[in-house]
RNA sequence: UAAGUAAGACAGGCGGUCGCGGCUGCGAAUUCCGAAAGGAUGCAGGCGAGGAAAGUCCGGGCUUCACAGGGCAGGAUGCCGGAUAACGUCCGGUGGAGGCGACUCCAAGGCCAGUGCAACAGAAAUGUACCGCCAGCCAGUGGCUGGUAAGGGUGGAAGGGCAGUGUAAGAGACUACCGCCCUGCUGGUGACAGCGGGGGCACAUGUAAACCCCAUCCGAAGCAAAACCGGAGUAAAACAAUGUGGCGGCCCGUCACGUUUUAGGUAGGUUGCUUGAACCUGCCGGCAACGGCAGGUCUAGAUAGAUGACCGCUCAACGACAUAACCCGGCUUAUCGUCUUGCUUAAGCC
Numbered sequence: 001u002a003a004g005u006a007a008g009a010c011a012g013g014c015g016g017u018c019g020c021g022g023c024u025g026c027g028a029a030u031u032c033c034g035a036a037a038g039g040a041u042g043c044a045g046g047c048g049a050g051g052a053a054a055g056u057c058c059g060g061g062c063u064u065c066a067c068a069g070g071g072c073a074g075g076a077u078g079c080c081g082g083a084u085a086a087c088g089u090c091c092g093g094u095g096g097a098g099g100c101g102a103c104u105c106c107a108a109g110g111c112c113a114g115u116g117c118a119a120c121a122g123a124a125a126u127g128u129a130c131c132g133c134c135a136g137c138c139a140g141u142g143g144c145u146g147g148u149a150a151g152g153g154u155g156g157a158a159g160g161g162c163a164g165u166g167u168a169a170g171a172g173a174c175u176a177c178c179g180c181c182c183u184g185c186u187g188g189u190g191a192c193a194g195c196g197g198g199g200g201c202a203c204a205u206g207u208a209a210a211c212c213c214c215a216u217c218c219g220a221a222g223c224a225a226a227a228c229c230g231g232a233g234u235a236a237a238a239c240a241a242u243g244u245g246g247c248g249g250c251c252c253g254u255c256a257c258g259u260u261u262u263a264g265g266u267a268g269g270u271u272g273c274u275u276g277a278a279c280c281u282g283c284c285g286g287c288a289a290c291g292g293c294a295g296g297u298c299u300a301g302a303u304a305g306a307u308g309a310c311c312g313c314u315c316a317a318c319g320a321c322a323u324a325a326c327c328c329g330g331c332u333u334a335u336c337g338u339c340u341u342g343c344u345u346a347a348g349c350c
Stems, first nucleotide, its partner, number of pairs: 001346010012314007020048002023045004031040003050321001054332002057330005062222004074218005079093005094108001095106004109213002114211002116207003130152002132148007160178002163175003179201001180199008226271004234263006243257005278297008
C1' cells in the first nucleotide's frame, strides 16, 4: 500500500423567529366548564425520543384471578462449565464444518424402543444379481442353472474403507493400517482427549425443525392489567303522605311523581406513570460474560396522544432507517454515510 477479518463510536453543531407536551414558580387572583374531585385560560424558567423507540419473537418485574399435593394433555429447550432476576440470551471451552490465515458457522440427546417415509432413476432403498466375472449344461456366437458385491451402471445415499493373501471367480474367508463396537488406564470439574487390550464386524443407508422416546423447564391473562373516588339512572330498605298530575267533567280503576340510607358500579376523574436488576466516572475481583465498592446525575410521561416549520453560518452530514405509550434484559430485522482500534494475508521499502 492492497485485500480481508473482528470489535466499537457517531447519526450533525451553533444562533434567531414562531409553534407543541409535561413540570416548577409567579400570583391579587378573576372568569369559564363540572354535582364534586378536578380541568381550561396569562407570564417567566427549565425539561422534552432511538440505536434500533420497529417486529412483538423469547425472558423477567409488576397487577388481577386461580392454586393441598401429584399426574395427563399441550408447549419450549437439548455438547460441557459459568454469568444472570430470568432466558431460547451472553461468556469461556469441547466436538464437527468452512477458510492459506486473522476468523466464522452449527437445534450438537436418541433412528442396536417401536412405527413411518425415501419422489424420479435403479435389478434392488434393507436386503437384492441389470450389465459384467466364474463354473456347469444345452447349444452355436446365444440360452438355462448355480456362485459372486472385486468392476460398471442408477441415485443425495448401494452392503465398513484401503492394500495384500487367497480363490474357478470372489468374499472380513484371512492379515496389516484406518473406521466401528466392547473394555481398561491416564489427564480434565466436565464435554472430551491421549494411550492400550479384545471382537473379525452379527446389529450395522439416510431421515427425529417425521411420529415418537428420554431429560429439563413452563398456572392463566395482561397497564384497555389493576386500585380508589364516583354523577345521572338502577335495585333494596326505611320514612312521609292518601296528596299532586295524566287517562276531556264526576266516581271507580290505572300510570307517574317525594325524602333518607345502603348496594353495585356506567359516564367522568385520580392513581398505576416513571428512581430504575437506572445511567456516568474511577478503583478492585474475574481470561470473559459479569460482579463489588466509592463518587456524581435525575434523564419525556401524553390519553386521541407533544419534538415541527422557516432563516443564517458551519460541516462529509439538505438527505438513511425510523417516532416513546407500564417498565427492564435480550434476539431479529431496517439503515445515507463518517470515523477509530486490534489482528491476518500478499507485495514493496528501510
Molecule: Bacterial RNase P class A
Organism: Lachnoclostridium sp. An181